[in-house]
RNA sequence: UCGUGCUAGAUGGGGAGUUAGCGGUGCCCUGUACCCGCAACCCGCUCCAGCGGGGUCGAAUUCCCUCUCGAGGCUUGGCUUUUCAGGACUGUUCCGGUACGGAGUGUUGAACAUCGGGGCUCACACGGCGGGGAACUGUGAAUCAGGUCAGGACCGGAAGGUAGCAGCCUUAAGCAGCACUCUUCGGGUGAUGUGAGGUUUCCUGGUGGGAGCUCACGGCCGGGUAUAAGCUGGACGGUCAUUGUCGACAGAGGGUGCACGG
Numbered sequence: 001u002c003g004u005g006c007u008a009g010a011u012g013g014g015g016a017g018u019u020a021g022c023g024g025u026g027c028c029c030u031g032u033a034c035c036c037g038c039a040a041c042c043c044g045c046u047c048c049a050g051c052g053g054g055g056u057c058g059a060a061u062u063c064c065c066u067c068u069c070g071a072g073g074c075u076u077g078g079c080u081u082u083u084c085a086g087g088a089c090u091g092u093u094c095c096g097g098u099a100c101g102g103a104g105u106g107u108u109g110a111a112c113a114u115c116g117g118g119g120c121u122c123a124c125a126c127g128g129c130g131g132g133g134a135a136c137u138g139u140g141a142a143u144c145a146g147g148u149c150a151g152g153a154c155c156g157g158a159a160g161g162u163a164g165c166a167g168c169c170u171u172a173a174g175c176a177g178c179a180c181u182c183u184u185c186g187g188g189u190g191a192u193g194u195g196a197g198g199u200u201u202c203c204u205g206g207u208g209g210g211a212g213c214u215c216a217c218g219g220c221c222g223g224g225u226a227u228a229a230g231c232u233g234g235a236c237g238g239u240c241a242u243u244g245u246c247g248a249c250a251g252a253g254g255g256u257g258c259a260c261g262g
Stems, first nucleotide, its partner, number of pairs: 001262006009057003012030004020046005034054005063255006072246003076241005082235005089230002091227002094223005100218002102215004112208007120197006126190002129186006136177004145170004153162003
């Protein structure tokens, strides 16, 4: 130095969580790097830290160490979307009060006091409207209302008489009209009158009185009224910084056996 065969070792790694601690199954990030069994109210170990059984590579681009880079995760802090909770404070709303501001009114006379009237209720009278009845007028009886009864019929010797249809007139029941009149009933009737009652509130007139009265709009006071915009504190995310921590992949450097033979 070359070849052959072995051994150490490798056959993914990391983060959070769990754990006295270390791994694994499970979750997540990288990445492609054997198989079987066990394993989250867990499974196996003990600082040398998965256990058990097999397979492959195997002294170097593959194993070990250091450094650089750095995906990603956790953590600290700031900002922020969404969301939950609170209701001491600010804001806003509501309730009660107060004539400070403002507005209106008032010497062409306020508040207040007093005397009237009206508005309110009931009754009566009168009127009016509507209904009914009477009265009045008209119509109105083939036959079963009346009067007069032509013609005709009957009685009679005659004179005359009897009954009585049609027609005409007057009426009953009924029907219709009805300006006026009388009577009766009724009311969502009346700028009418009278009497009785009522008058807290309202309007109006007179007298006295002699300057306030009214309005809660604004302001102010109070409230164990409401709201949750500001405010306070959380939760899940996003983003920024890097406070701290671990860190895959990748890159660089260094290190590391045995046996045989040429």